About this RNA
RNAcentral holds the full RNA, with entries from ENA and SILVA. Predicted 3D model of a 525-nucleotide part of an RNA (small-subunit ribosomal RNA, 5' domain) from a Bacteroidota bacterium. Its mean pLDDT, the model's own confidence on a scale to 100, is 85. Taxonomically the source falls in Bacteroidota (Bacteria, Pseudomonadati).

[in-house]
Context: one part of a larger RNA
RNA sequence: GGAUGAACGCUAGCGGCAGGCUUAAUACAUGCAAGUCGAGGGGCAGCACGGAUAGCAAUAUUUGGUGGCGACCGGCGCACGGGUGCGUAACACGUAUGCAAUCUACCUAUAACAGGUGAAUAGCCCCGAGAAAUCGGGAUUAAUACACCGUAACAUUAAGAUGUGGCAUCACAUUUUGAUUAAAGCUGAGGCGGUUAUAGAUGAGCAUGCGUACCAUUAGCUAGUUGGAGAGGUCACGGCUCACCAAGGCGACGAUGGUUAGGGGUUCUGAGAGGAUGAUCCCCCACACUGGUACUGAGACACGGACCAGACUCCUACGGGAGGCAGCAGUAAGGAAUAUUGGUCAAUGGGCGCAAGCCUGAACCAGCCAUGCCGCGUGAAGGAUGACGGCCCUAUGGGUUGUAAACUUCUUUUGUACGGGAAAAAACCACCGGUCGUGUAUCGGUGCUGAUGGUACCGUAAGAAUAAGCAUCGGCUAACUCCGUGCCAGCAGCCGCGGUAAUACGGAGGAUGCAAGCGUUAUCC
Numbered sequence: 001g002g003a004u005g006a007a008c009g010c011u012a013g014c015g016g017c018a019g020g021c022u023u024a025a026u027a028c029a030u031g032c033a034a035g036u037c038g039a040g041g042g043g044c045a046g047c048a049c050g051g052a053u054a055g056c057a058a059u060a061u062u063u064g065g066u067g068g069c070g071a072c073c074g075g076c077g078c079a080c081g082g083g084u085g086c087g088u089a090a091c092a093c094g095u096a097u098g099c100a101a102u103c104u105a106c107c108u109a110u111a112a113c114a115g116g117u118g119a120a121u122a123g124c125c126c127c128g129a130g131a132a133a134u135c136g137g138g139a140u141u142a143a144u145a146c147a148c149c150g151u152a153a154c155a156u157u158a159a160g161a162u163g164u165g166g167c168a169u170c171a172c173a174u175u176u177u178g179a180u181u182a183a184a185g186c187u188g189a190g191g192c193g194g195u196u197a198u199a200g201a202u203g204a205g206c207a208u209g210c211g212u213a214c215c216a217u218u219a220g221c222u223a224g225u226u227g228g229a230g231a232g233g234u235c236a237c238g239g240c241u242c243a244c245c246a247a248g249g250c251g252a253c254g255a256u257g258g259u260u261a262g263g264g265g266u267u268c269u270g271a272g273a274g275g276a277u278g279a280u281c282c283c284c285c286a287c288a289c290u291g292g293u294a295c296u297g298a299g300a301c302a303c304g305g306a307c308c309a310g311a312c313u314c315c316u317a318c319g320g321g322a323g324g325c326a327g328c329a330g331u332a333a334g335g336a337a338u339a340u341u342g343g344u345c346a347a348u349g350g351g352c353g354c355a356a357g358c359c360u361g362a363a364c365c366a367g368c369c370a371u372g373c374c375g376c377g378u379g380a381a382g383g384a385u386g387a388c389g390g391c392c393c394u395a396u397g398g399g400u401u402g403u404a405a406a407c408u409u410c411u412u413u414u415g416u417a418c419g420g421g422a423a424a425a426a427a428c429c430a431c432c433g434g435u436c437g438u439g440u441a442u443c444g445g446u447g448c449u450g451a452u453g454g455u456a457c458c459g460u461a462a463g464a465a466u467a468a469g470c471a472u473c474g475g476c477u478a479a480c481u482c483c484g485u486g487c488c489a490g491c492a493g494c495c496g497c498g499g500u501a502a503u504a505c506g507g508a509g510g511a512u513g514c515a516a517g518c519g520u521u522a523u524c525c
Base pairs, nucleotide, nucleotide: 001525002524003523004522006521007520008519009518010517013376014375015374016373017372018371019369020368021334026332027331028330030329031328032327035076036075037074040073041072043069044068047067048066049065050063051062052061053060054059083287084286085285092212093211094210095209096208097207098206099205102204103203107200108199109198110197111196112195113194115149116148117147118146125138126137127136128135129134155180156179157178158177159176160175161174162173163172164171165170185192186191213259214258215257220250221249222248225247226246227245228244230242231241232240262284263283264282265281267276268275269274289310290309291308292307293306312323313322314321315320340366342365343364344363348362349360350359351358352357379410380409381408382407389401390400392399393398416461417460418459419458420457424452429447430446431445432444433443434442435441469514470513471512472511473510474495475494476493480509481508482507483506484505490497491496
């Protein structure tokens, strides 16, 4: 000098863009953060409409008939998105190569198929237990839930034949025969779905090489350890696991042990080499109160799922139960220190749905903070008798503050008031029309939809009106005098100032530097 997720002191007009618990992975009140589909199903608690019955009427009762829909069965999603950095020094990351050792829901393309039947169960109803959480028994019912039979190969599997390679075990290709394996319907219709196979896409798994801290005051480490052939297991290779056999494997090119740490793209600095860094944003990894376990599923050993154990908190009728903010806000605590218990799904994206749509603290916005970067302003021109004033200086003549002020003319950014007022929106969808394969497919036109926000922006009006501080002035280092103090009070980054004329302390006047900031502290180059 540059830099910062900074903090502290003094000060403070505005805007744009960004950033905002670095500490306690400490504990959490409250609300919200993952649902959706009635075009899969039985139904109907509540709401609305219609009907029926009673009544003069108000109204009451009733009715799945309609719109819809609590709870329930079923499907898809909940493995994404969001958070944090505990662990991890190679099981991670980066990069390169590979899997003839692999899987992949939804999506795309191609091919083929969807015949018949059955037994249940939740809900509703009845009974019972319990303070509650919830649970038990009975009867009954449906499905795109479940099961069976049939059909089926290019799928799986067994055997054979032929060919190629190989010394051979055998491997590969083609082919024959046998065995095994599938489905679901809904809708008024168009359409949406279902099953199998192959290929793709996407995502994931696995393997290998190289690279990625410090300590030798850590030198030896290792029995599933290293290898074999076999079995089991896995989507898949493999000591991954197991019985058997062999005795290996790693290590001064640093094994093992210890300490610290998420890794990278980056970011900061530097002429570079290098050093430091890993906040925000992007990619990967790990974790979800602590430890363990599997279930479901295409995918998890699963943040807002399950079970067990533990610590802690809460409820209890003392028998027993409930919970997990390292999601968004917010609270307490810790700390030098870090924000609102805000708005909207309008856009972008995600889930479900034929769709309308619903959900979305993802996201988009707004609020707070000079935390940073950038931009603008606090007026401009003229104006000397160089006015007054100054705890200013003075050789008392004057000098300086100083064109500074007054005064004249001008401007109105900003601020204030009033008025106008966006882009971000086009799709889906509705209507109309064209095209073809005649359709709700596709194309065109019109219409509908904005949280932000009456915001940005634009116009008009009056008026210099609404807006400057902070640090320093001995040398390094730009900027000097006077007064007070008298080794005192104090200053200080280093050298050092202060003991009676201190440019170094305190005040004043003046000056210098930067400026809505300026200094100090901390850390890095």